[in-house]
Context: one part of a larger RNA
RNA sequence: UGACGGGGGCCCGCACAAGCAGCGAGGCAUGUGGUUUAAUUCGAGGCUACACGAAGAACCUUACCUGGGUUUGACAUGUACGAGUAAGUCCCAAGAAACUGGGACCCUAUCCGUAGCAAUACGGAUACCCGUACACAGGUGGUGCAUGGUUGUCGUCAGCUCGUGCCGUGAGGUGUAAGGUUAAGUCCUUGAACGAGCGCAACCCACGUGGUUAUUUGCUCUUGGUCGCAAGGCCAAGCACUAUAACCAAACCGCUACCGACGAGGUAGAGGAAGGUGUGGAUGACGUCAAAUCAUCACGCCCCUUAUGUCCAGGGCCACACACAUGCGACAAUGGUUGGAACAAUGAGUUGCAAACCAGUAAUGGCAAGCUAAUCUCCAACACCAGCCCCAGUACGGAUCGAGGGUUGAAACUCACCCUCGUGAAGAUGGAGUUGCUAGUAAACGCAAGUCAGCCAUAUCGCGUUGAAUACGUUCCCGGGCCUUGUACU
Numbered sequence: 001u002g003a004c005g006g007g008g009g010c011c012c013g014c015a016c017a018a019g020c021a022g023c024g025a026g027g028c029a030u031g032u033g034g035u036u037u038a039a040u041u042c043g044a045g046g047c048u049a050c051a052c053g054a055a056g057a058a059c060c061u062u063a064c065c066u067g068g069g070u071u072u073g074a075c076a077u078g079u080a081c082g083a084g085u086a087a088g089u090c091c092c093a094a095g096a097a098a099c100u101g102g103g104a105c106c107c108u109a110u111c112c113g114u115a116g117c118a119a120u121a122c123g124g125a126u127a128c129c130c131g132u133a134c135a136c137a138g139g140u141g142g143u144g145c146a147u148g149g150u151u152g153u154c155g156u157c158a159g160c161u162c163g164u165g166c167c168g169u170g171a172g173g174u175g176u177a178a179g180g181u182u183a184a185g186u187c188c189u190u191g192a193a194c195g196a197g198c199g200c201a202a203c204c205c206a207c208g209u210g211g212u213u214a215u216u217u218g219c220u221c222u223u224g225g226u227c228g229c230a231a232g233g234c235c236a237a238g239c240a241c242u243a244u245a246a247c248c249a250a251a252c253c254g255c256u257a258c259c260g261a262c263g264a265g266g267u268a269g270a271g272g273a274a275g276g277u278g279u280g281g282a283u284g285a286c287g288u289c290a291a292a293u294c295a296u297c298a299c300g301c302c303c304c305u306u307a308u309g310u311c312c313a314g315g316g317c318c319a320c321a322c323a324c325a326u327g328c329g330a331c332a333a334u335g336g337u338u339g340g341a342a343c344a345a346u347g348a349g350u351u352g353c354a355a356a357c358c359a360g361u362a363a364u365g366g367c368a369a370g371c372u373a374a375u376c377u378c379c380a381a382c383a384c385c386a387g388c389c390c391c392a393g394u395a396c397g398g399a400u401c402g403a404g405g406g407u408u409g410a411a412a413c414u415c416a417c418c419c420u421c422g423u424g425a426a427g428a429u430g431g432a433g434u435u436g437c438u439a440g441u442a443a444a445c446g447c448a449a450g451u452c453a454g455c456c457a458u459a460u461c462g463c464g465u466u467g468a469a470u471a472c473g474u475u476c477c478c479g480g481g482c483c484u485u486g487u488a489c490u
Base pairs, nucleotide, nucleotide: 002489003487004486005485007484008483009482010481011480012479013478015474016473019437020436021435022434023433027328028327029326030325031324032323033322034320035319042053043052064315065314066313067312068311069310070309073136077135078134079133080132081131082130084128088105089104090103091102092101093100109126110125111124112123113122114121115120138304139303141302142301143300147298148297149293150292151291152289154287159198160197161196162195163194164193165174166173167172177190178189179188180187204281205280206279207278209249210248211247212246213245214244215243218239219238222237223236224235225234226233227232252275255269256268257267258266259265331430335389336388337387338386339385340384347378348377349376352371353370357366358365359364396427401422402421403420404419405418406417407416443466444465445464446463447462449460
């Protein structure tokens, strides 16, 4: 100087407390460990691994296993030699395919020379392709403790440093401390310090208010026409409203009062759409963990080179006594079920989204309008209204299993999803313990997207709809910041 303390002081954070909803018991989904296996490919391991890499393992993917092939190679560049119908397309045989063997079609590229009026023929070169040989290719093989790049974490915590000066023999200190204040090393005052940099804040994006401009595919205040009993539809004017999308304005403790050191600032109020950082996001200092990744990629060294490369078929990554993690749906009456009838936003759509109509109990199929989209389509659920159920392992719950169908796809046995009928398990609100959340939040409800032929999505990432409770306070638990003190550690 740091680090540490079951030392002290000050301060903060859903850290505790106050609340709400959970997890931990049971079923299933997914990940992991373990075990098993020919293989169950590899990585990730307290917080910071475990619905993580994987925004989608039937083949492919695929890296694993078994078996069958191949060796200048699936892919790149170059050299030498040889062959050629330039390439290319198709068929047959054996085979699981790869590969191997045979045949047919096509009669064709560019340039130069010679012969010829020309068609064309011959020769040479280039390109292309095949073969042989050689340099080499190739490796998801090892090392993340050789590395780059990227990422997690402390932590969006308020810190981390430098120049000059001053102090100290020196390591170093000061500045960065003290008193206030702040979300903040934010600002103020004082002080041997004076300044500066990286961070903080602001500048960026979205939302919330108003204005200007613009007005179709959007809107409908007003007017006309037309259809209609009416509601309203259509057409034409129209851009007021809504909305869309560009710019501008608006918030600064600016104003008032009080407190404060005539300060920084704080408390209350007015006005205002918004009030003290308006709310949310993006943004992550010096560094820590030899943290993670050689399997995104790149790269040093090592290793393989008739194999640790490469091609193919099948299998495996989906196993199952068990253990853990993250979720989904339940145990019911604030509910279940039947019927009726409303209201979104984000997004996506031509190899696509598909209305309406018809068939089917349904999944779905048939036919097919419209839409390259503010035009057409995908397109809501909880809630609401009415009937039934009457507290039971039930008209709760839906696991499991049987049968029949549908869809995608060469292919659905291992190993897809969906529908119908039947079956109808555990489960009575869950021990110790433990998680999230402070407002349009939690909780509940559905919708969309990416990946994607299909889907094991209950995941992820977004969107809207309904919409709470509680916070006395900082003694305690956890994490962090500043000052100070002790230390046999550095």

A computed fold for a 490-nucleotide part of an RNA from an uncultured bacterium, annotated as small-subunit ribosomal RNA, 3' major domain. Rfam family: Bacterial small subunit ribosomal RNA. Rfam links the family to the GO terms structural constituent of ribosome and ribosome. The RNAcentral record of the full RNA draws on ENA and SILVA.